Annotation:
A computed fold for a 73-nucleotide RNA from Lepisosteus oculatus, annotated as transfer RNA. Model confidence (mean pLDDT): 80 of 100. It matches the Rfam family "tRNA". Gene Ontology term of the family: triplet codon-amino acid adaptor activity. By type it is a transfer RNA. Rfam describes the family as follows. Transfer RNA (tRNA) molecules are approximately 80 nucleotides in length. RNAcentral holds the sequence, with entries from Rfam.

Formats: sequence, C1' cells, structure tokens
RNA sequence: GGGCCGGUGGCGUAAUGUUUAACGCAUCCGACUUUAGAUCAGAAGAUUGUAGGUUUGACUCUUGUCUGGCUCA
Repeated sequence: GGGCCGGUGGCGUAAUGUUUAACGCAUCCGACUUUAGAUCAGAAGAUUGUAGGUUUGACUCUUGUCUGGCUCA
C1' cells in the first nucleotide's frame, strides 16, 4: 500500500428503512432484613466513532475520514 470485519449507556450485546433505539450486568431509590446479601418493585443513564449524501423516514443504504482487529504483498 490492497482486501475483509468491527465501533451503539459504565460493561457486554440486540434492533427487517417506519412507535419514545431494546435486553442483561453494574449504579441509584424503595420494600424485605438487626445489618448486609439474595429476592421483589421502580428510576436514571445513548444525540448509535466522526463529517456529509440519498430518502417522507437512516444504527440500518451510500461517500470521505478516525480508530481497533484479521489477511495479502
């Protein structure tokens, strides 16, 4: 230098172009408990790596770019 795959809450993952981006763990609050843990109920937490384009509508399609990994020379 060429090709391929990935980047989404603190962490691990999901989401066929169409509802307010879903789930688990963790965190916080309440119940229970002498306290804690477990369990139950609830809450907060994401401008989907970044800048554009297409579209009525984009995590999804597309272009550049950044970054990580694999591979070829």